[in-house]
Context: one part of a larger RNA
RNA sequence: UGCACGAUACCUGCGGGUUUCUACCUUCAGUACGAGAGGACCAUGGUAGACGGACCUAUGGUGUAUCAGUUGUCCUGCUAAGGGCACGGCUGAGUAGCUACGUCCGGAACGGAUAAACGCUGAAAGCAUAUAAGCGUGAAGCCCCAUCCAAGACUGGGUAUCGAGAUUGAUCCGCGGGCGCCGCAAGGCGUCCAACGAUCCGAGAGGCACCUCGUAGACUACGAGGUUGAUAGGCCAGAGGUGUAAGUCCGGUAACGGAUUGAGCUGACUGGUACUAAUUGGCCGAAUG
Numbered sequence: 001u002g003c004a005c006g007a008u009a010c011c012u013g014c015g016g017g018u019u020u021c022u023a024c025c026u027u028c029a030g031u032a033c034g035a036g037a038g039g040a041c042c043a044u045g046g047u048a049g050a051c052g053g054a055c056c057u058a059u060g061g062u063g064u065a066u067c068a069g070u071u072g073u074c075c076u077g078c079u080a081a082g083g084g085c086a087c088g089g090c091u092g093a094g095u096a097g098c099u100a101c102g103u104c105c106g107g108a109a110c111g112g113a114u115a116a117a118c119g120c121u122g123a124a125a126g127c128a129u130a131u132a133a134g135c136g137u138g139a140a141g142c143c144c145c146a147u148c149c150a151a152g153a154c155u156g157g158g159u160a161u162c163g164a165g166a167u168u169g170a171u172c173c174g175c176g177g178g179c180g181c182c183g184c185a186a187g188g189c190g191u192c193c194a195a196c197g198a199u200c201c202g203a204g205a206g207g208c209a210c211c212u213c214g215u216a217g218a219c220u221a222c223g224a225g226g227u228u229g230a231u232a233g234g235c236c237a238g239a240g241g242u243g244u245a246a247g248u249c250c251g252g253u254a255a256c257g258g259a260u261u262g263a264g265c266u267g268a269c270u271g272g273u274a275c276u277a278a279u280u281g282g283c284c285g286a287a288u289g
Base pairs, nucleotide, nucleotide: 001152005163006162007161008160009159010158011157015149016148017147018146021049022048023047024046025045027043033038051106052105053104054103055102059100060099061098062097066093067092068091069090070089071086072085073084074083075082076081111143112142117137118136119135120134169200170199171198172197176193177192178191179190180189181188182187201289206284207283208282210226211225212224213223214222231277232276233275234273235272236271237270238269240266241265242264247260248259249258250257251256
């Protein structure tokens, strides 16, 4: 900007992309076949590999500051308790998220037209012949089917809903037409209606911008919200993590041990709660008027 008024939501599918893999085992059956040795088709059930998609309940990984232990040194006057630095100082664990080595799922089936190939009926050519007319079977291939994108698909699609909206605004322009006059005619003049177009007016569904954000994300976009509010932070409660805080008391000469105590602390998780911040406002937006 278009989709012949402006919007919101949901669809259809022109067309395009992707997938299409393989092996082994069981039954059929030690059957058909074969002197024997050997040994099936068709059909049935199961397993696995590679590949692909999604996901994080479990199993693992990570998890730069969630918890604990600990070395050296400096500092908070000292003890105790802490903080800084040393690869996050080192070490042991680990929530969310992200992940694979993990989990789940997929390549199934039906149908249509066919290739090679195999047929039916059947003449030319009294026979024969799948072919000349006609009719079939038949593949991991083709078209469907499955799945993803998809109306800028110019054949520019559909459905539902919302808005302007009132016997239909104002000005300019004047395609075209009616009537009258002039002219032989072409045409000219006047008047009335008046399309398209231009400017203005008002109304208003919706949208943008701004702000709080994340299931989204390089930016943009997309999505959730903006007080008629749980969008983010804070706070409360819980989950999960770590592993029994500090202080006090008791025991021990002491190092240390025990009790209070599954304590204390706790990033992302779950639920709640307007305490803080999403304030008030701004802009765009349709005439078939």

This is a predicted structure of a 289-nucleotide part of an RNA (large-subunit ribosomal RNA, domain VI) from a Planctomycetota bacterium.
Taxonomically the source falls in Planctomycetota (Bacteria, Pseudomonadati).